[in-house]
RNA sequence: GGGGGUAUAGCUCAGUGGUAGAGCGUUACGUUGACAUCGUAAAGGUCACAGGUUCAAUCCUUGUUUCCCCCA
Numbered sequence: 001g002g003g004g005g006u007a008u009a010g011c012u013c014a015g016u017g018g019u020a021g022a023g024c025g026u027u028a029c030g031u032u033g034a035c036a037u038c039g040u041a042a043a044g045g046u047c048a049c050a051g052g053u054u055c056a057a058u059c060c061u062u063g064u065u066u067c068c069c070c071c072a
Stems, first nucleotide, its partner, number of pairs: 001071005007065001010024004018055001026042005048064005
């Protein structure tokens, strides 16, 4: 230099056009003499950034950036 993949909650990851979810973690409450376990609830997101298409974009598309892989 060329090609491909990846980016979504604190972490690991789902989500193939119609108001964004799970597990773990965190907080509160219940349970206990206390802790742990368990149960219930809650908080937590500019869906990497900037354009385009569309009535509508995490999703399609173009560019930029991060990280990974292959070729030279």
Overview:
Predicted 3D model of a 72-nucleotide RNA (transfer RNA) from Holospora obtusa F1. It matches the Rfam family "tRNA". By type it is a transfer RNA.